[in-house]
Background:
Predicted 3D model of a 76-nucleotide RNA (transfer RNA) from an Alphaproteobacteria bacterium. RNAcentral holds the sequence, with entries from ENA. It matches the Rfam family "tRNA". About the family: Transfer RNA (tRNA) molecules are approximately 80 nucleotides in length. The prediction has a mean pLDDT of 81. The source organism's lineage runs through Bacteria, Pseudomonadati, Pseudomonadota and Alphaproteobacteria.
RNA sequence: AGGAAUGUAGCAUAGUCUGGCUCAAUGCAUUCGGCUGAUAACCGAAAGAUCAUCGGUUCAAAUCCGAUCAUUCCUA
Repeated sequence: AGGAAUGUAGCAUAGUCUGGCUCAAUGCAUUCGGCUGAUAACCGAAAGAUCAUCGGUUCAAAUCCGAUCAUUCCUA
C1' cells in the first nucleotide's frame, strides 16, 4: 500500500442472510424481596442498550448503501 472479518447492556452471546409484530432476546453479574439460625444455592421481581460514529435510501433501518474510527487476520 491492497484486501477481508468483527464492533449489540458491566461481561459473554442471539437477532443482520430474507428491512416490518410491542418493550432489541438469553445467560452470568448488579439491586430488591422470599426461603434459611446464617451464608451459598434455589424461587420471584426490577433496573440496565438511543445496536462503533456520521450520512444516505425507505412509509419504516441493529438489519440495506457509503464514508470514517477501533481491533484482528491475510497479501506485498